[in-house]
RNA sequence: AAGGGCGAUACGGGAGAGCCCAGUCCGGCCGGCGACGGUCGGGCAUGGCGCCGACGGAGCAACCACCCCCGGAAACUCUCAGGCACAAUCACCGUAUCGUUGGA
Numbered sequence: 001a002a003g004g005g006c007g008a009u010a011c012g013g014g015a016g017a018g019c020c021c022a023g024u025c026c027g028g029c030c031g032g033c034g035a036c037g038g039u040c041g042g043g044c045a046u047g048g049c050g051c052c053g054a055c056g057g058a059g060c061a062a063c064c065a066c067c068c069c070c071g072g073a074a075a076c077u078c079u080c081a082g083g084c085a086c087a088a089u090c091a092c093c094g095u096a097u098c099g100u101u102g103g104a
Stems, first nucleotide, its partner, number of pairs: 004101010018049001020048003023044009050084003056080001057078003063072002
């Protein structure tokens, strides 16, 4: 000093599951003297049921460590939180830069 490991940042790629039902608010149209009714569109930290799993969290385990106990541990499991059109988030992969570690 290279390669490699780890971390951060930027870029690119990157899935799943109801754009469900009801309620309520706003607006348009139609009917009506009016109260109101129907329909369409949008919103809601509202309620209900169904569902997802690759942020987070938790649990067990192959395995690692250990005299023993304790411990570490997943993309598995559970769904507490989160999410279920688009979007956003997003494990993971690639490239680049920076830092750190290593260093024949």